[in-house]
RNA sequence: CGCUGAGUCCCGUGAAAAACGGAAGCGGGGGAACCAAAUCGUGCCGUCUAUGCGGCACAUGGGGUGAAUCCUUUGGGGAAGUAAAGCACUUCCUUGCAGGUAGGGCGACUCUCACGCCCGAAUCCGUCAGCUAACCUCGUAAGCGUACCGAGAGAG
Numbered sequence: 001c002g003c004u005g006a007g008u009c010c011c012g013u014g015a016a017a018a019a020c021g022g023a024a025g026c027g028g029g030g031g032a033a034c035c036a037a038a039u040c041g042u043g044c045c046g047u048c049u050a051u052g053c054g055g056c057a058c059a060u061g062g063g064g065u066g067a068a069u070c071c072u073u074u075g076g077g078g079a080a081g082u083a084a085a086g087c088a089c090u091u092c093c094u095u096g097c098a099g100g101u102a103g104g105g106c107g108a109c110u111c112u113c114a115c116g117c118c119c120g121a122a123u124c125c126g127u128c129a130g131c132u133a134a135c136c137u138c139g140u141a142a143g144c145g146u147a148c149c150g151a152g153a154g155a156g
Stems, first nucleotide, its partner, number of pairs: 001145004008024001010022004025140006035130001041058007061128001062125004070100003074096009103119005109156005
């Protein structure tokens, strides 16, 4: 100096770029009517028999942040079914590796096309969440070095 990203910027306290508080900007979540949709988990404890009610825990229901979803091959683990049992087979769940992929970013003005490159993670809530005026509430982190030589085409 520039890039990803909402994650910038200002004020106060402070020695401070720490920490705390506040404002603006920016970005999320919850939440009526109308419309849409359709009610169901497991374990433990208590209660009064419990398909009820209350509490706690879990994470294979469901949902949120985020571009970060889904599919396939193969290995491991688990469950169910067939079977007298084992082996084996079928289906499903979970997990590691690899390949692809919805999607996202970059190639230093902007847009479009072409080409090339990279990412395609992580995490939270806890049976609950559609949309949503009023209203309520949260975040404002982190990471990187393509260019700096003339370094695709067209338009502005």